RNA sequence: CGUGAGUCUGUGCCGAAUCCCGGCGUGAUGCCGGGAGCGGGGGAACCAGGUUCCGGGGCGUAUCUCGCGCAGGCGAGUAGGGCAGUCUCUCGGCCCGAGCCCGUCAGCUAACCUCGCAGGCGACGAGAGAGGGUAG
Numbered sequence: 001c002g003u004g005a006g007u008c009u010g011u012g013c014c015g016a017a018u019c020c021c022g023g024c025g026u027g028a029u030g031c032c033g034g035g036a037g038c039g040g041g042g043g044a045a046c047c048a049g050g051u052u053c054c055g056g057g058g059c060g061u062a063u064c065u066c067g068c069g070c071a072g073g074c075g076a077g078u079a080g081g082g083c084a085g086u087c088u089c090u091c092g093g094c095c096c097g098a099g100c101c102c103g104u105c106a107g108c109u110a111a112c113c114u115c116g117c118a119g120g121c122g123a124c125g126a127g128a129g130a131g132g133g134u135a136g
Stems, first nucleotide, its partner, number of pairs: 011122004018036007037117006047107001055105001056102004064077005080096004086130007
């Protein structure tokens, strides 16, 4: 000097995953229920569409191509997606490009029905434009 780990405080990121109220209970941590908001699935007519064993489908940015390997898997790309203070655009830079679920079954879909509100992380620079909040 740099890096790593732990703790505290502040502040951010991916993501729908936030806020509020009530009841019960504990020394304390808690448990249950409800509401708002955000997000997902099912579900008519009309329209679309037939091929369900090479099963089919859903959430998600995470799809596809090529090569290597007996296989597990690995490598190089790629559709697509993300990255600091509210948003949009431009330039440059850095990353992700996974995983899980339903169970033979689902196109769209008004009414209607139903489910989730987790988990995991740490630190882009510049320019232009448009906004918001505050007693400051």
c-di-AMP riboswitch aptamer (ydaO/yuaA leader), 136 nucleotides, folded computationally. Model confidence (mean pLDDT): 78 of 100.